Source information
RNAcentral holds the full RNA, with entries from Greengenes. This is a predicted structure of a 349-nucleotide part of an RNA (small-subunit ribosomal RNA, central domain) from an uncultured rumen bacterium. Its Rfam family is "Bacterial small subunit ribosomal RNA".
[in-house]
Context: one part of a larger RNA
RNA sequence: CUGGGUGUAAAGGGAGCGUAGACGGUGUGCCAAGUCUGAUGUGAAAGGUGUGGGCUCAACCCGCAAACUGCAUUGGAAACUGGUGUACUUGAGUGUCGGAGAGGUAAGUGGAAUUCCUAGUGUAGCGGUGAAAUGCGUAGAUAUUAGGAGGAACACCAGCGGCGAACGCGGCUUACUGGACGAUAACUGACGUUGAGGCUCGAAAGCGUGGGGAGCAAACAGGAUUAGAUACCCUGGUAGUCCACGCCGUAAACGAUGAAUACUAGGUGUUGGGGAUCAAAGAUCUUCGGUGCCGCAGCAAACGCAAUAAGUAUUCCACGUGGGGAGUACGUUCGCAAGAAUGAAACUC
Numbered sequence: 001c002u003g004g005g006u007g008u009a010a011a012g013g014g015a016g017c018g019u020a021g022a023c024g025g026u027g028u029g030c031c032a033a034g035u036c037u038g039a040u041g042u043g044a045a046a047g048g049u050g051u052g053g054g055c056u057c058a059a060c061c062c063g064c065a066a067a068c069u070g071c072a073u074u075g076g077a078a079a080c081u082g083g084u085g086u087a088c089u090u091g092a093g094u095g096u097c098g099g100a101g102a103g104g105u106a107a108g109u110g111g112a113a114u115u116c117c118u119a120g121u122g123u124a125g126c127g128g129u130g131a132a133a134u135g136c137g138u139a140g141a142u143a144u145u146a147g148g149a150g151g152a153a154c155a156c157c158a159g160c161g162g163c164g165a166a167c168g169c170g171g172c173u174u175a176c177u178g179g180a181c182g183a184u185a186a187c188u189g190a191c192g193u194u195g196a197g198g199c200u201c202g203a204a205a206g207c208g209u210g211g212g213g214a215g216c217a218a219a220c221a222g223g224a225u226u227a228g229a230u231a232c233c234c235u236g237g238u239a240g241u242c243c244a245c246g247c248c249g250u251a252a253a254c255g256a257u258g259a260a261u262a263c264u265a266g267g268u269g270u271u272g273g274g275g276a277u278c279a280a281a282g283a284u285c286u287u288c289g290g291u292g293c294c295g296c297a298g299c300a301a302a303c304g305c306a307a308u309a310a311g312u313a314u315u316c317c318a319c320g321u322g323g324g325g326a327g328u329a330c331g332u333u334c335g336c337a338a339g340a341a342u343g344a345a346a347c348u349c
Base pairs, nucleotide, nucleotide: 005319006318007303008302012317014201015200016199017198021194022193023192025088026087027086028085029084030083031082033081034080035077036076037075038074039073040072041071042070049065050064051063052062053061054060091191092188093187094186095184096183097182098181103177104176105175106174107173108172109171110154115149116148117147118146119145120144121143125136126135162169163168206247207246208245209244210243211242215241216240220236221235222234223233258316259315260314261313262312263311266294267293268292269291270290271289272288273287274286275285276284277283278282298305299304322349323348324347331342332341333340334339
């Protein structure tokens, strides 16, 4: 490299948009680059192969043939690929109508709770644990009532539910705004699929500048436990968690399952639409889009998957090739840094 692979054995890029490229619907005309076919030229000789012959045989040598699967020129064929013209509507997109949604951004706003402050009532405890102690409290705590401040998160609804490309999104209102879905079949007429590079987005933690800081809480301090206890438990507590702007670019970024299209038994929930029928607050049947469970064929090493495939096929991309060394070293690119990306070998089993 090929063969054969990538849910769990090594292996799907964290996700999207998209360039080059690769692949690509139906009818018809033309061209003839690929393709097929005829002819001509060339494809040196030797060697090799087949056959016949010469040295007594053989090695060796000689003759003839085939072959040299190629290239060029030229004449044809037109199914397929390609090119070009034309037409089409099923793929794709647009329009119109309609409902669903924690989709996004910004502004405003609400109640519960924690903490703190002020005032009242009130008195000796509170708190915490397996048990304690550190801690708080007669300078009046805990509890309770009233008022105030401030930050963060949104109980119930809530779902095996919804939306989003992924990360992710949940009080309420408003403004702006993206996508999907159903119905219709008016318009465009293959405009499609995938996508190396590239660009964009990307939890948490972390970093920079400026704010903010209620609760929680790495580090840290103390109390316990213990043989020890740099822990688990307790009392405190700073970064951080929050906001704005800018970086970082990683996760068991998981469905450990790339994207797209078509086909292949059923059953049962749920969610958003449409249609039909009936005895019509409903029921039954049916259809399109999502999301679950069970299950046949088939697949699979088994577990299991099974129309949301890990089945049957096609297209494109990514990735793997024994374990360790090692996601290390070196180099390069990116980053303020932390580090990220790319990514070996010796040696060893």